[in-house]
């Protein structure tokens, strides 16, 4: 240096004049509140709202089964994910080796990437073209051995290509029933071999996925599950407009429909002494967001649906100290865990961090050779494609918290670094 890749930071800086908003202190003020200082005042994504939490608040609870719904190689990491990290097979792949009969095969490879478990439970696609798209087929073609036809003949032997045979060659298609080769055959086919690839069985090695070797087995059975499905694992609902409190008001409004109101026993009360009321127990019964079981809990006389209409939209609080961040140490491939010290970053409530000025910084194009370098040239001088410097003009991303965090998407001008892979050159 080229050519293919991965990460990770910053994303304006400084000064000055004026303006903002939580807090704390201070002074003024009955209060409302004014004012002076000081600290500190938007992100990497604050977007998306697409996971998973913490948190409130509702639902009884535990089992089984049912519906819904999410994940999908293996293991690990975390509170938890659908996310992370590692490894495992798929696909690609800048370039490299190696062999060649120069067609072409083998092989290695940094990263990128895969809704990567099942198609032998079933069911359901595979349009169009094409002869035929699943236990399917002969359109142009190939054979002429064996049946048949015609010519010759002493036999040989030619020709047809009806019956037969084939799925090599073409051709259609995303996708034609394993792929190259060599044998075989009348041509041909895994028909047979070999290798490759597939199934079945063992060993070895790995926590697994999975890898590598042996044997065996000519060995028909495509693809789609991001089609329904089946398998394995995992799942309470709503959300900060949640909720807590204060304070204020107003109509303790009206209509209506459904289920239900059974039994003992009975402190007490009463009595025309037959009785009647009746706290309290307890039972049947009902009800508790799929069903059934076991508890548990309300009623047991009340439990519930729907419709109209009124009041209040006001203050505090939830509101920022966390599964937080940082530095060193140890573990581990590695995401991450542990230990020790240390810091404490807005908390707004029609929604605060702005504005104008000056230099500088970064990038882009013009202009300058009576600017340095560099180049030609013996020198005078002459060039200007580079880098510099000088000047002029332009630009300076993506974009704004609203209860927190962990993730994933998705945007994103310019400059900085670092690290893999391979090629050159050079020491």
């Nucleotide at each position: 240096c080229c050519a293919g890749g991965g990460g990770g930071c910053c994303g304006g800086g400084c000064a000055g004049c004026c303006g903002c908003g939580u807090c704390a202190c201070g002074u003024c003020g009955c209060c409302a509140g004014a004012u002076g200082u000081g600290c500190c005042g938007a992100g990497g994504a604050a977007a998306g709202u697409c996971c998973g939490g913490g948190c409130u608040c509702c639902a009884c609870g535990a089992a089984a089964c049912g519906a819904g719904g999410g994940u999908g190689g293996c293991g690990g990491g975390u509170a938890a994910c659908g996310c992370c990290c590692g490894c495992c097979g798929g696909g690609u792949g800048a370039g490299g080796g190696g062999u060649u009969u120069c067609g072409a095969c083998c092989u290695c490879g940094a990263g990128c990437u895969c809704a990567g478990g099942g198609a032998a439970a079933g069911u359901g696609c595979c349009a169009c073209a094409g002869a035929g798209a699943g236990u399917a087929u002969a359109c142009c073609g190939c054979c002429g051995a064996u049946g048949g036809c015609c010519c010759c003949u002493a036999a040989a032997g030619g020709g047809c290509a009806c019956a037969g045979g084939c799925a090599u060659g073409g051709g259609u298609g995303a996708a034609a029933g394993g792929g190259u080769g060599c044998g075989g055959u009348a041509a041909g086919a895994g028909c047979g071999c070999a290798c490759c690839g597939g199934g079945g069985c063992c060993c070895u090695g790995g926590u697994a996925a999975c890898a590598g070797g042996g044997c065996u087995c000519g060995c028909a059975u495509g693809g789609c599950a991001a089609a329904c499905c089946c398998c394995a694992c995992c799942c309470g609902g709503a959300g900060c407009a949640a909720g807590a409190c204060c304070g204020a008001a107003u109509a303790g409004g009206g209509g209506u429909c459904u289920c239900g109101c059974g039994c003992c026993u009975g402190c007490g009360c009463u009595u025309u002494c037959g009785g009647g009321c009746a706290a309290g127990g307890g039972c049947a019964g009902g009800g508790g967001a799929g069903u059934u079981u076991c508890g548990c809990c309300c009623c047991g006389a009340g439990a519930g649906g729907c419709c109209c209409g009124g009041g209040u939209u006001g203050g505090u609080u939830g509101c920022u100290g966390g599964a937080g961040c940082c530095u060193u140490g140890c573990g581990g491939c590695a995401a991450c865990g542990c230990a020790a010290g240390g810091c404490c970053g807005a908390g707004a409530u029609g929604a605060a961090u702005g504005g104008c000025u000056g230099c500088c910084c970064c990038c882009g194009a013009g202009c300058g050779g009576c600017c340095g370098g560099u180049c030609c040239g013996c020198a005078a001088g002459g060039a200007u494609a580079c880098c510099g410097c000088g000047u002029u003009c332009g630009g300076g991303a993506c974009a704004g918290a609203a209860c927190c965090c962990g993730g994933c998407u998705u945007a994103c001008a310019g400059g900085c670094c670092c690290c893999c892979u391979g090629g050159c050159a050079c020491u």